[in-house]
Overview:
Transfer RNA from a Planctomycetaceae bacterium, 71 nucleotides, folded computationally. Its Rfam family is "tRNA". Rfam describes the family as follows. Transfer RNA (tRNA) molecules are approximately 80 nucleotides in length. The organism belongs to Planctomycetaceae, within Bacteria. The prediction has a mean pLDDT of 82.
C1' cells in the first nucleotide's frame, strides 16, 4: 500500500429514498406485606464532513474506526 465487508441506544439487531421496529439492559409508575414475575410509560445528532432531492439512516463522494483477504 491495494481489495472487500461493517459502523443504527449502555448491549444485541431490523431497516433499501417519506422523519427509526423488536429484544436484554436502565430509568419512573401499576400490582405487591416486602420482594420476584407480569403490565403501562419513557429513553437514537444512525460514525464524521460535503453531494445529489422537494425529502436521507438508505444514493454519491471523501474521511475515521472494526474485521477479513491479498502483497
Nucleotide at each position: 500500500g491495494g481489495c472487500g465487508c461493517c459502523g443504527u441506544a449502555g448491549c444485541c439487531a431490523a431497516g433499501c429514498g417519506g422523519u427509526a421496529a423488536g429484544g436484554c439492559a436502565g430509568u419512573g409508575g401499576a400490582u405487591u406485606g416486602c420482594a420476584a414475575a407480569u403490565c403501562c410509560a419513557c429513553c437514537a445528532u444512525c460514525c464524521c464532513c460535503g453531494g445529489u432531492u422537494c425529502g436521507a439512516u438508505c444514493c454519491c463522494g471523501g474521511g475515521c474506526g472494526g474485521c477479513g483477504c491479498c502483497u